[in-house]
RNA sequence: UCUUAUCGAGAAAGGUUGAGGGAACAGGCCCUGUGAAACCUUGGCAACCAUUCAGGUUAAAACCCUUGAAGCCGGUGCUACUUCCUGCCCCGUUCUGUAAUACAGAAAUUGUGGGAAAGAUGAGA
Numbered sequence: 001u002c003u004u005a006u007c008g009a010g011a012a013a014g015g016u017u018g019a020g021g022g023a024a025c026a027g028g029c030c031c032u033g034u035g036a037a038a039c040c041u042u043g044g045c046a047a048c049c050a051u052u053c054a055g056g057u058u059a060a061a062a063c064c065c066u067u068g069a070a071g072c073c074g075g076u077g078c079u080a081c082u083u084c085c086u087g088c089c090c091c092g093u094u095c096u097g098u099a100a101u102a103c104a105g106a107a108a109u110u111g112u113g114g115g116a117a118a119g120a121u122g123a124g125a
Base pairs, nucleotide, nucleotide: 001125002124003123004122005121006120007119012042013041014040015039016038020031021030022029025087026086027085028084043079044078045077048075049074051070052069053068054067055065056064083118088115089114090113091111093107094106095105096104097103098102
């Protein structure tokens, strides 16, 4: 860099340090000297990979699987706020025009809406 899956759940204490932080930019909303970020230690969460068991498949196994469960020794990851929210498109909403439930145009400090983009993490290449 590419492919693919997931991203409304879950899970904190201590030490070092000392001013920022919530990816980048903009706007918003938050966290933060009752200690940010970073690093270290210990714990925890989760179930992506691996593992084990069950199921499926098979004559039976192995392999395999859009399957289920477990969480004990493994590899990552994560451990404020939905990926904190918005930004682009669609839909909706509102307004305007026309005979029109249709069409066209416009607007926003609008929406428990949908989809992208970007990002994060895993697995594979």
SAM riboswitch aptamer (S box leader) from a soil metagenome, 125 nucleotides, folded computationally. The coordinates come from a structure-prediction model, not an experiment, and the mean pLDDT is 81. Its Rfam family is "SAM riboswitch aptamer (S box leader)". About the family: The SAM riboswitch is found upstream of a number of genes which code for proteins involved in methionine or cysteine biosynthesis in Gram-positive bacteria. Of the family's consensus pairs, 97% are formed in the model.